[in-house]
Context: one part of a larger RNA
């Protein structure tokens, strides 16, 4: 000189795009933030002439996404370059099938317990909810031969599902080569530890587990400890090499009060699921329950320091439906805060050898200073008043209906200079100087250093420099 999620002081008139808990991954009231489906399903209620309509319960699908937030992690976690011993709901393409029984439970009624949460019990009931059997193939075991393996209907005339195969597509698991701080005042580590046989177990390779067997494995090209720290696209400066850094947006990890565990599912060891531990907070009839905001707001705390308990799903997405539509704090936008870039204004012309006031003087006079007043203009902006959008394409009885922002943006009229300037500085680096006051004090300082009586360095005035709605100062980076 650039830069910063910045903080602090003084100071402020407007807009457009940014961007905003960086510290305590501390506790957290109180509302949302995940549903959908009646074209699975039998009951129950309003209702009726039929209809509709609501809404527990069973069932599907979803809820493993999208949102958060950097604690952990020096690691195949990231990046990049490859591999294959796998796995894939929904979607696309091809073929083939959907045949025939059944027994249950929940909601319902009855009856009990308990302050609640909740349960028990004892009777009946449906399914695309479970279950048996049949069938059967390019399917699986097998060299064969043989054996073994599915299905759900549903509305009412055409769809939509189901089931099993083989291919795609997607999107993940796993495995390997290079790359990834500091530290030797960390020198050895290591027993499932290195390797085999062989079994378990996985979608699937593999000490992933185990039995037995060998004694192996790493390491000054730094093992092991030991501190720090998510990784990347980037981004900051720099002529470039590089040094710094990893906030918003995007990829990837990992978490989910702390810790461990499975269930369910195509997919999780599961943020708004479930179990157990521990800590905390809460309710409570003392028996006993009940949560987890590092989701959006929002509160308390710590702290130099970081907003609104807002508006809509109109638009993009995204779950679920045949659709119509719900849901959606993902996202569309408004608020807040000069935090940040940008842009625009605070008028414009004229107006005296030059008021007045300050201020300095050699007392002659110079400075402020065209600067004011004065006078003419003009209206960017402001007010007022009238018109007035794209952003929308969907839906949908074909005819209507929908937009949150929003009466914004923008455009026309009127009215008035009318609503709008300050920070910091002036020995010297460094652009900019007099007087007063003060007297090694009071103070100032980024260096050098000023100040003990005419201080251009302190305070004040009055000039002047400088940048400007911002200007300085304090950190850190290069």
């Nucleotide at each position: 000189g650039g830069a910063u999620g910045a903080a602090c002081g003084c100071u402020a008139g407007c807009g457009g795009c940014g961007u905003g808990g960086a510290u305590a991954a501390g506790g957290c009231a109180u509302g949302c933030a995940a549903g959908u489906c009646g074209a699975g399903g039998g009951a129950g209620g309003u209702g009726u002439a039929a209809a509709a309509c609501c809404g527990a319960c069973c069932g599907g699908c979803g809820a493993a996404c999208g949102g958060g937030u950097u604690a952990g992690u020096a690691a195949c976690a990231c990046g990049u370059a490859g591999g294959u011993a796998c796995g894939u709901a929904c979607c696309c393409u091809g073929a083939a099938g959907u045949c025939u029984c059944g027994g249950a439970u929940a909601g319902c009624c009855c009856g009990g317990a308990g302050a609640a949460a909740u349960c028990c019990g004892g009777g009946g009931u449906a399914a695309u909810a479970c279950g048996a059997g049949a069938u059967g193939g390019c399917c699986c075991u097998g060299c064969a031969a043989a054996g073994g393996u599915a299905a759900a209907g549903a509305u009412u005339u055409a769809u939509c599902g189901c089931u099993u195969c083989a291919g795609g597509a997607u999107c993940g698991g796993c495995c390997u080569g290079c790359g990834u701080c500091c530290u030797a005042u960390c020198a050895g580590c290591u027993a499932g530890u290195u390797g085999g046989c062989g079994a378990g177990g996985u979608a699937a390779c593999g000490g992933c587990u185990c039995a037995c067997c060998a004694a192996g494995g790493c390491u000054a090209u730094g093992a092991c400890g030991g501190g720090u720290a998510g990784g990347g696209g980037g981004c900051a400066u720099g002529a470039g090499a590089g040094u710094g850094u990893g906030u918003u947006c995007c990829c990837c990890a990992a978490c989910a009060a702390g810790g461990g565990c499975a269930c369910u599912g195509c997919g999780a060891c599961a943020c708004g699921g479930g179990c157990c531990c521990u800590a905390c907070u809460c309710c409570u009839a003392c028996g006993g329950g009940a949560g987890g905001c590092a989701g959006c707001a929002g509160u308390c705390g710590a702290g130099a320091a970081u907003c609104u308990u807002c508006c809509a799903c109109a638009a993009u997405g995204g779950g679920c439906g045949a659709a119509a539509g719900c849901c959606u704090g993902a996202u569309g936008g408004a608020g807040c805060g000069a935090c940040g870039c940008c842009g625009c204004g605070u008028g414009c012309u004229u107006g005296a050898a030059g008021a007045a006031g300050c201020c300095c003087u050699u007392c002659g006079g110079g400075g402020u200073g065209u600067a004011a007043a004065g006078a003419g203009c003009u209206u960017u902006u402001c007010u007022g008043g009238g018109g007035g959008a794209a952003c929308a394409a969907c839906c949908u009885u074909u005819u209507g209906g929908u937009g949150a922002g929003u009466g914004u943006a923008c455009c026309c009229c009127a009215g008035g200079a009318a609503u709008a300037a300050g920070g910091g500085g002036a020995g010297g680096c460094u652009a900019a100087u007099c007087a007063c006051g003060u007297g090694c004090c009071a103070g100032c300082a980024g260096c050098u250093g000023c100040g003990g009586u005419a201080a251009u360095a302190c305070g004040u005035g009055a000039u002047c420099c400088u940048c400007g709605a911002g200007c300085g100062u304090u950190a850190u980076c290069c």
Description: Small-subunit ribosomal RNA, 5' domain from Candidatus Nealsonbacteria bacterium RIFOXYB1_FULL_40_15, 478 nucleotides, folded computationally. Model confidence (mean pLDDT): 87 of 100. Lineage of the source: Bacteria > Bacteria candidate phyla > Candidatus Nealsoniibacteriota.